[in-house]
Context: one part of a larger RNA
RNA sequence: UGACGGGGACCCCCACAAGCGGGGGAUGAGGGGGAUUAAUUCAAUGCACCGCAAAAAACCUUACCUGCUCUUGACUUGAACGAAACGUUUUAAAAAUAAGAAUGGGUCUUCAGAAACUGUAACACCGGGGCUGCAUGGGUGGCCUCCGCUCCUGGCGUGAGAUGAGAGGUUAAGUCCCCCAACGAGCGCCACCCUUGGCAUUAAUUGGCAUCAUUAAAAAGGGCACUCUAAUGAGACCGCCGGUGACAAACCGGAGGAAGGUGGGGAUGAUGUCAAGUCAUCAUGGCCCUUAUGGCCAGGGCUUCACACGUCAUACAAUGGUAGGUACAGAGGGUAGCCAACCGGCGACGGGGAGCCAAUCUCAGAAAGCCUAUCGUAGUCCGGAUUGCAGUCUGCAACUCGACUACAUGAAGUCGGAAUCGCUAGUAAUCGCAGAUCAGAAUGUUGCGGUGAAUACGUUCCCGGGUCU
Numbered sequence: 001u002g003a004c005g006g007g008g009a010c011c012c013c014c015a016c017a018a019g020c021g022g023g024g025g026a027u028g029a030g031g032g033g034g035a036u037u038a039a040u041u042c043a044a045u046g047c048a049c050c051g052c053a054a055a056a057a058a059c060c061u062u063a064c065c066u067g068c069u070c071u072u073g074a075c076u077u078g079a080a081c082g083a084a085a086c087g088u089u090u091u092a093a094a095a096a097u098a099a100g101a102a103u104g105g106g107u108c109u110u111c112a113g114a115a116a117c118u119g120u121a122a123c124a125c126c127g128g129g130g131c132u133g134c135a136u137g138g139g140u141g142g143c144c145u146c147c148g149c150u151c152c153u154g155g156c157g158u159g160a161g162a163u164g165a166g167a168g169g170u171u172a173a174g175u176c177c178c179c180c181a182a183c184g185a186g187c188g189c190c191a192c193c194c195u196u197g198g199c200a201u202u203a204a205u206u207g208g209c210a211u212c213a214u215u216a217a218a219a220a221g222g223g224c225a226c227u228c229u230a231a232u233g234a235g236a237c238c239g240c241c242g243g244u245g246a247c248a249a250a251c252c253g254g255a256g257g258a259a260g261g262u263g264g265g266g267a268u269g270a271u272g273u274c275a276a277g278u279c280a281u282c283a284u285g286g287c288c289c290u291u292a293u294g295g296c297c298a299g300g301g302c303u304u305c306a307c308a309c310g311u312c313a314u315a316c317a318a319u320g321g322u323a324g325g326u327a328c329a330g331a332g333g334g335u336a337g338c339c340a341a342c343c344g345g346c347g348a349c350g351g352g353g354a355g356c357c358a359a360u361c362u363c364a365g366a367a368a369g370c371c372u373a374u375c376g377u378a379g380u381c382c383g384g385a386u387u388g389c390a391g392u393c394u395g396c397a398a399c400u401c402g403a404c405u406a407c408a409u410g411a412a413g414u415c416g417g418a419a420u421c422g423c424u425a426g427u428a429a430u431c432g433c434a435g436a437u438c439a440g441a442a443u444g445u446u447g448c449g450g451u452g453a454a455u456a457c458g459u460u461c462c463c464g465g466g467u468c469u
Base pairs, nucleotide, nucleotide: 007469008468009467010466011465012464015459016458019423020422021421022420026314027313028312029311031309033307034305035304064300065299066298067297069295070294073125077124078123080120081119082118086104087103088102089100090099091098092097107114108113127289128288130287131286132285136283137282138278140276141274142273143272148187149186150185151184153182154163156161166179168177169176193266194265195264196263199233200232201231202230203229207224209222212221237260240254241253242252243251244250316416320375321374322373323372324371325370326369332363333362334361337356338355342351343350344349382413387408388407390405391404392403393402429451430450431449432448433447434446435445
């Protein structure tokens, strides 16, 4: 000087408390451990691994295993010789590949040749998802959106250092005021940026429709007031009033206002630190392999299952299930695509073919909600696992190993021990919708809106963090 203390003082945080809803018990999903296996590829392991890398494992992916195979190689550059390339086709094979057959056949040109592609043999070399994240770059996580971390000059100390950054107030904040051997400055904080909330101006198609007229219909006329759209502007600053305060900074209350004290949300992450994670995104030093630790292919595996674990989905019902009727979103996607009307099918879906490169057409019926009926506390008209059978779709191909549909079957489960998690407002809870990935394949994830609470006395205690000592 730091770090630490079951030392002290002060302060903050869904940290506790006050509440609401969960997980821990059941079944299932997907992840990890372990076990198993020819292989179950690899990485991530307290918080900060475990619906994580993976925004998609039937083949491919794929790195693993078994088998068949290649050795200048699938790929880069160079030089030699030959032949355009390429398309069609036969036999063998699981394919890679091997051996053939017939036929067709270019571009530029200074006519020497060149470009592109391909074959042969030898060589420099290619190649490596092989090792080391404790040799590294880069980007990433946690502490942490916590309020800290430093510098110049000066004065202090032999020096390491300290002062500044300390005291008194205040703030979300090293935010500001004020005192002071300090005066200033930088990186952070704040602001500037995006979005949302009310208003104005401009604009009027594909959007909207109050008045006019016309209709089955905002379909056409007319007009752009309103809604919406999208550009610009203004608006919030403790600005005004009262009180408190040290005549300060600021705090409390009020008015006005769509909005009130950083209005809500996002992006933005200082100095450092954990030899944190990543050599399997990529890059890269060193080491290692080179007829193999490289390359091609087929099949299998990553999908196993006594077990215990973390994350979720669905439930255990009447604030509910079922049946019928009926209402209201937002944000997105669409040409190898979205797919309307209509027809067939109980249905998944099939046929059909209009429109749309989209404020035009379409995905697209939002669901919870509301109205009516029924069930009457039962392992049930709850719950849906499991299994049988019949189908649909994608795709060379659904056996290992896809999703969906119909009928039948109808398991556990009656609210869950110790201990434990999230959340402070349009939040929790609950309800559906869309996107990315994607041929197909979400209970995951990223977004979107609908309905919409309870509680916070307070800081003694638990966890974490900050300042002074």
About this RNA
Predicted 3D model of a 469-nucleotide part of an RNA (small-subunit ribosomal RNA, 3' major domain) from an uncultured bacterium. The coordinates come from a structure-prediction model, not an experiment, and the mean pLDDT is 84.